RNA sequence: GGACAGCCAUCGCCGAGUCCCCGUACGGCGCGAGCCAGGGGAGCCGGGGACCCAUCUGUGUCCCUGGGGUGAAUCGGACGCCCGCGCCACGGCGAGGGGGUCCGUAGGAGACCUUCCUGCUCCGAACCCGUCAGCUAACCCGGUAGGCGAGAGGGAAGGAAAGG
Numbered sequence: 001g002g003a004c005a006g007c008c009a010u011c012g013c014c015g016a017g018u019c020c021c022c023g024u025a026c027g028g029c030g031c032g033a034g035c036c037a038g039g040g041g042a043g044c045c046g047g048g049g050a051c052c053c054a055u056c057u058g059u060g061u062c063c064c065u066g067g068g069g070u071g072a073a074u075c076g077g078a079c080g081c082c083c084g085c086g087c088c089a090c091g092g093c094g095a096g097g098g099g100g101u102c103c104g105u106a107g108g109a110g111a112c113c114u115u116c117c118u119g120c121u122c123c124g125a126a127c128c129c130g131u132c133a134g135c136u137a138a139c140c141c142g143g144u145a146g147g148c149g150a151g152a153g154g155g156a157a158g159g160a161a162a163g164g
Stems, first nucleotide, its partner, number of pairs: 011149004018042005027036003043144006053134001066132001067129004075104005081098003085094003107123004112159007
């Protein structure tokens, strides 16, 4: 001087996921200050839930199909793998389900805020309700986790902040 890993502090990013009090006289940890679990409040986010509104409202037949919610995270294509089913001239063929990889894509994010133009990079997961849900005042219920340190900006307008 460099690389990797861990801890502490600070700053920042995605996200509703932040702040305050009790807890501290009783649960756990700590010599202790205190920390955690737990409880309450504020703020924030989401769901359920009337009137009105929206939707629906000619007849018959056949076929297919549950629906909804959180979240940016939907939809499509290509190619292997696995599972059972059907047909077969035993060489294969057909439809379906599950999972994987890759390519695109609705959409989302990128260092004060909002809108627009342009450009680049990244994400494009997961889970829940259980046959029930349009909107929705009153009212009711729930959540307040987790993951990160990548930076790609430029231009226009309006704010905010700081300085003079």